[in-house]
Molecule: transfer RNA
Organism: Prevotellaceae bacterium
RNA sequence: ACGGAAGUAGUUCAGUCGGUAGAACGUCGGUCUCCAAAACCGAAAGUCGUGAGUUCGAGCCUUACCUUCCGUG
Numbered sequence: 001a002c003g004g005a006a007g008u009a010g011u012u013c014a015g016u017c018g019g020u021a022g023a024a025c026g027u028c029g030g031u032c033u034c035c036a037a038a039a040c041c042g043a044a045a046g047u048c049g050u051g052a053g054u055u056c057g058a059g060c061c062u063u064a065c066c067u068u069c070c071g072u073g
Base pairs, nucleotide, nucleotide: 001072002071003070004069005068006067007066010025011024012023013022019056027043028042029041030040031039049065050064051063052062053061
């Protein structure tokens, strides 16, 4: 330099044919317990890597760039 993959909650990942974002674990609070753990109930946590474009509407489509990983030379 070129080709490919990934980027979504604190972490690991879903998200179908474009219709407005979820799970598990973790964190916090409560119930229970002598205390803690476990179990159960509840809550918080998102500029969807950054811009631009298409669209009535974008996590999803187009495009440029950034980061990480793999490969070719």